RNA sequence: AUCGGCUAGCCGGGGAGAUAGCGGUGCCCUGUAGCCCGCAAUCCGCUAUAGCGGGGGUGAAUUCCUGCCCGAGGCGGUGUAUUGUAUUGUACGGCUUCAUACGGAGGUGUUGAGGAAUCGGUCUUGCGCGGAAAGAACCCGCGAAUCGUGUCAGGGGAGAGAUUCAGCAGCACUAAACGGUAACUCUUUGGCGCCGCGAGGCAGCCGGUUCUGAGCUGAAGUAUGGAAUACCGAGUAUAAUGCUCCGUCAAAGGCGGGUGCCGGU
Repeated sequence: AUCGGCUAGCCGGGGAGAUAGCGGUGCCCUGUAGCCCGCAAUCCGCUAUAGCGGGGGUGAAUUCCUGCCCGAGGCGGUGUAUUGUAUUGUACGGCUUCAUACGGAGGUGUUGAGGAAUCGGUCUUGCGCGGAAAGAACCCGCGAAUCGUGUCAGGGGAGAGAUUCAGCAGCACUAAACGGUAACUCUUUGGCGCCGCGAGGCAGCCGGUUCUGAGCUGAAGUAUGGAAUACCGAGUAUAAUGCUCCGUCAAAGGCGGGUGCCGGU
C1' cells in the first nucleotide's frame, strides 16, 4: 500500500413545557431518512457514564468524534404600529346644553313702532234677569169581585099596610198604582249668556281714547365662563398580531482537524 473479518460508534436533531436533574411517549420546528417490538402523562425508565428490556441493519469513514462559519426555527426582554377589551369627564378636545357679550340674514313700522296715562274685556266673587236639563204640581186617560163613596134593578129581612133595613150585580165618581202632557207654577243643577249691577285683581294677554314720535323683533355665526355625556377622538391599563433591536437555545448545511483491533499478501 492492498484484501478480508470484527469492535467502538451510528440508524436523526433541536425548542418550549414538565422534572431535583437526564431521557422517552405527547406538542412545535427542521431534515434524503419515524430501524422494529414492549413500557409510558392521575406518567414510564434512569442518576451526572443519565431512558429501560429484547431484536435487526450499517460499520472506521463523504456516513463516527471535534473546532470554526452560516443559520431555519423556538423562547425571553426593549421599543414601535395595528386591532380587540376595560376604564378615565371638568385636571383633555369634539358633539349636546345654559348664561353673558358681539353679530345682524329676514320680518314689521309715519295706513304710526315702542313708551306713558286712562278706561275696559278676559280673571275671582256676590246678587239679579233670561234660557237649558231633570223632577214635582196642574190637566187628561185608565183604574178597587171583596177590605172606597153615591145610586142601588133583581133577590132577601121587618111590617097588616104605607113604607123601611141591610145590600149583590150594574152604573157614576174616585184612592193607591200606571200611562200621557203644548203652555202656566214650584224645586234642584251648572266654565248656559257679545245680559245688568256691585266688590276684587291688574302678574300676563287683547281692545278703545289721549300724549309723545322711530323704532321693534330676530336666524346663522364668533368669543368667554359653567354643566352634562364614555357617542367620536385622545389618555391609561391589558391581550393578540406584525416590525426593529438585544440576549439565549439551536436543526440542516459549509470549511478544516482527529480517529480502533485482528489476520493475509
About this RNA:
Bacterial large signal recognition particle RNA from an Oscillospiraceae bacterium, 265 nucleotides, folded computationally. A source record names the gene ffs. Its mean pLDDT, the model's own confidence on a scale to 100, is 76. It matches the Rfam family "Bacterial large signal recognition particle RNA". The literature on the family includes a 2003 paper in Nucleic Acids Res by Rosenblad et al., "SRPDB: Signal Recognition Particle Database".